RNA sequence: AACUUAUCGAGAGCGACUGAGGGACUGGCCCUAUGACGUCGCGGCAACCUCCCCCCAUGGGGAAGGUGCCAAAUCCUGCGGAGCGGAGACGUUCCGGAAGAUAAGGA
Repeated sequence: AACUUAUCGAGAGCGACUGAGGGACUGGCCCUAUGACGUCGCGGCAACCUCCCCCCAUGGGGAAGGUGCCAAAUCCUGCGGAGCGGAGACGUUCCGGAAGAUAAGGA
């Protein structure tokens, strides 16, 4: 790295440095010199692993440690199906899938 499992409409930002791109990809739509992206510092969120306590239960709580995260639903979307509207193009709602992200595993 492949692969497996779980989750993804909740939550949480300031400062310094730098200086033009960024939101994975497609098409959209957004963010951005009122400073993006990135790095660092501090702060915070969450509770996957872990830890502690109660109970001992697949339940509840905490957050010291390992990750993660802190614009927008994973920003929407892509493939298939169904409902509704429309003459159609298409729009819209729902279900599933794909892709992606994160965690824990992983010959």
Molecule: SAM riboswitch aptamer (S box leader)
Organism: Geomesophilobacter sediminis